[in-house]
Context: one part of a larger RNA
RNA sequence: UAUGCUUGUCUCAAAGACUAAGCCAUGCAAGUGCAAGUAAAAACCAAUUUUACGGAGAAACUGCGAAUGGCUCAUUAAAUCAGUUAUAGUUUAUUUGAUAAUGACUUACUACAUGGAUAACCGUGGUAACCCAGAGCUAAUACAUGCAUACGGCGGCUUGCCAGUGUUUAUUAGAUAACAAACCAAUGCUUCGGCGUAACGGUGAUUCAUAAUAACCAACGGAUCGCAGGGCCUCGAGCCGGCGACAGAUCAUUCAAAUUUCUGCCCUAUCAACUAAGGAUGGUAGGAUAGAGGCCUACCAUGGUGAUGACGGGUAACGGAGAAUUAGGGUUCGAUUCCGGAGAGGGAGCCUGAGAAACGGCUACCACAUCCAAGGAAGGCAGCAGGCGCGCAAAUUACCCAAUCCUGACACAGGGAGGUAGUGACAAGAAAUAACGAUGCGGGGCCCAAGAGGCAACGCAAUUGGAAUGAGCGUAACGUAAAGACCUUAGCAAGGAACAAUUGGAGGGCAAGUCUGGUGCCAGCAGCCGCGGUAAUUCCAGCUCCAAUAGCGUAUAUU
Numbered sequence: 001u002a003u004g005c006u007u008g009u010c011u012c013a014a015a016g017a018c019u020a021a022g023c024c025a026u027g028c029a030a031g032u033g034c035a036a037g038u039a040a041a042a043a044c045c046a047a048u049u050u051u052a053c054g055g056a057g058a059a060a061c062u063g064c065g066a067a068u069g070g071c072u073c074a075u076u077a078a079a080u081c082a083g084u085u086a087u088a089g090u091u092u093a094u095u096u097g098a099u100a101a102u103g104a105c106u107u108a109c110u111a112c113a114u115g116g117a118u119a120a121c122c123g124u125g126g127u128a129a130c131c132c133a134g135a136g137c138u139a140a141u142a143c144a145u146g147c148a149u150a151c152g153g154c155g156g157c158u159u160g161c162c163a164g165u166g167u168u169u170a171u172u173a174g175a176u177a178a179c180a181a182a183c184c185a186a187u188g189c190u191u192c193g194g195c196g197u198a199a200c201g202g203u204g205a206u207u208c209a210u211a212a213u214a215a216c217c218a219a220c221g222g223a224u225c226g227c228a229g230g231g232c233c234u235c236g237a238g239c240c241g242g243c244g245a246c247a248g249a250u251c252a253u254u255c256a257a258a259u260u261u262c263u264g265c266c267c268u269a270u271c272a273a274c275u276a277a278g279g280a281u282g283g284u285a286g287g288a289u290a291g292a293g294g295c296c297u298a299c300c301a302u303g304g305u306g307a308u309g310a311c312g313g314g315u316a317a318c319g320g321a322g323a324a325u326u327a328g329g330g331u332u333c334g335a336u337u338c339c340g341g342a343g344a345g346g347g348a349g350c351c352u353g354a355g356a357a358a359c360g361g362c363u364a365c366c367a368c369a370u371c372c373a374a375g376g377a378a379g380g381c382a383g384c385a386g387g388c389g390c391g392c393a394a395a396u397u398a399c400c401c402a403a404u405c406c407u408g409a410c411a412c413a414g415g416g417a418g419g420u421a422g423u424g425a426c427a428a429g430a431a432a433u434a435a436c437g438a439u440g441c442g443g444g445g446c447c448c449a450a451g452a453g454g455c456a457a458c459g460c461a462a463u464u465g466g467a468a469u470g471a472g473c474g475u476a477a478c479g480u481a482a483a484g485a486c487c488u489u490a491g492c493a494a495g496g497a498a499c500a501a502u503u504g505g506a507g508g509g510c511a512a513g514u515c516u517g518g519u520g521c522c523a524g525c526a527g528c529c530g531c532g533g534u535a536a537u538u539c540c541a542g543c544u545c546c547a548a549u550a551g552c553g554u555a556u557a558u559u
Base pairs, nucleotide, nucleotide: 001555002554003553004552005551009430010429011428015423016390022388023387024386026385027384028383031064032063037061038060044055045054062409071343072342073341081264082263083262086259087258090257091256096252097251098250099249110223114144115143121136124133125132126131152162153161154160164220165219166217168215169214170213171212172211173210186197187196188195189194201208222246224245225244226243227242230240231239232238233236266314267313268312273305274304275303280302281301282300283299284298285297286296287295318340319339320338322333323332324331325330345366346365348363349362350361368379370377371376396421398420399419400418404417405415406414407413436465437464439461440460441459442458445455446454447453472492473491476488502548503547504546505545506544507529508528513543515542516541517540518539524531525530
């Protein structure tokens, strides 16, 4: 692990891994809205003097998420993985913290606010269906376009030139092993004799950080939204201003990721040589990449591994943390709840995106397979239930987001993640099926004067007595999202014919019969030795007894 018989209570609880990573009807498992992107729903509520904007809000555009989670273990043997390094060899949405005033297009000009669309909507059509086309509107934090505003520097001597961050290329600085003197130029203090002259971050280590120059490229540098309504006067359609939301480039941070150093793996020699045409090992250059690298390409060199077992084959092999057993050493297991990997029928390719070579995304091919009006269309349960098949072998097409957490524009929505019930003798823990008398009988013990008698126990009884309880019903509350249980609590509820314990055994090993009936080397038992041929301690039964006990037997694997 499976199976046979049996099964009262309470707690806890694994569960289609093994065989077919075989195939799947149906339903659900990923969506999301705030005061704060977009509302003209001809949907609703309120209301009406006027008017961009009353509330709430389906749909739709936009944004974010869907790369997490869940499932499975097919592949995979220096691969994965574990411990230990590195990234000075890289990317990183989000989180958190910093940082941005930088003109210019010729032509004459919107910066108190620029442009053109499109969905929802309305209507016209096509199709069996999935879906699709044409016409008519209208939005933006969608898609585009695009200003203004400070303070300065340099030459020079009255007018010129330059000036944000980032990308790419090139150049420069980014110091210092130990001294001394003289000269030229600058300039700080001078008592005019002289004296003095700053600064340069970090690492074990860089072409690092950082800064500058010349070109290059065109990414960013807010035309957005809510709430509150204030201050200043030169009273104007004036000027200034608060708290947030969202967006935004760079640097760090966080969450990660990707490569990477060293060491470590089961069986096999009936596998001894393997690798290089078509990269095998190294070099140089380039390409590709987020980035190092034969990762790829070109040109060179001829290397690299191996009895310390390479290469090949097998594995009923995902790795580890761990589990069982064990005096110690070991041996066996580890599909399975935690960590890492891989995969979504098989291969391959790709879009979007910070992140995927994604499959509850797309495109082909192969294998399956569904609907069809035959023209076409749709598909992927190794998610949760459920079905078929396979088999020795495995549960409900249930309820819920209340808890734990996750996602979203979010206090509100969603979540078969997850929780709760149902099935469930996988395992595991506690523990009922009776307890106590009296009477009778029995054989012992103690006291005693060993007669009688007394004392305290024990066993056996189709005699007898009252007490005690929960199993089961059930009231109420609690419990719970709502229930059902449990825990509490009224009321019922025990005398043998129940509220009745089983499973195996009784020759030995091995605990318990030389009892009775049946059978007669038959039927059968028996792990092994053996038993059975007419007195069977072993078969089939009855009785009695033994062992474990709500469990016990059997088979198999393993120590």
Predicted 3D model of a 559-nucleotide part of an RNA (small-subunit ribosomal RNA, 5' domain) from an uncultured eukaryote. RNAcentral holds the full RNA, with entries from ENA and SILVA.